[in-house]
RNA sequence: GCGGGUAUAGUUCAGUGGUAGAACGGCUGCUUGCCAAGUAGCAGAUACGGGUCCGAUUCCCGUUACCCGCU
Numbered sequence: 001g002c003g004g005g006u007a008u009a010g011u012u013c014a015g016u017g018g019u020a021g022a023a024c025g026g027c028u029g030c031u032u033g034c035c036a037a038g039u040a041g042c043a044g045a046u047a048c049g050g051g052u053c054c055g056a057u058u059c060c061c062g063u064u065a066c067c068c069g070c071u
Base pairs, nucleotide, nucleotide: 001070002069003068004067005066006065007064010024011023012022013021018054026042027041028040029039030038047063048062049061050060051059
C1' cells in the first nucleotide's frame, strides 16, 4: 500500500427498516444481630460524519480504532 471483518450500557453479548433487550456489574429499598446470599425497583448504550427512506442499530459512502490475510 491492497483486500476482508468488527465497533450497541462499566463488561460480555442479542437485535435483517417501525417503542434498543439480556446477563454480570452499579445505585436504592426489603430481608439479616453483621456480612454474604436472596428479593423488588432504578439509572445507564447504537464509534464519528454524511446519504437514502415517512421512518436507519439495521441499507449506502467516507473517517477513526482494532483484528485477519496479501504485498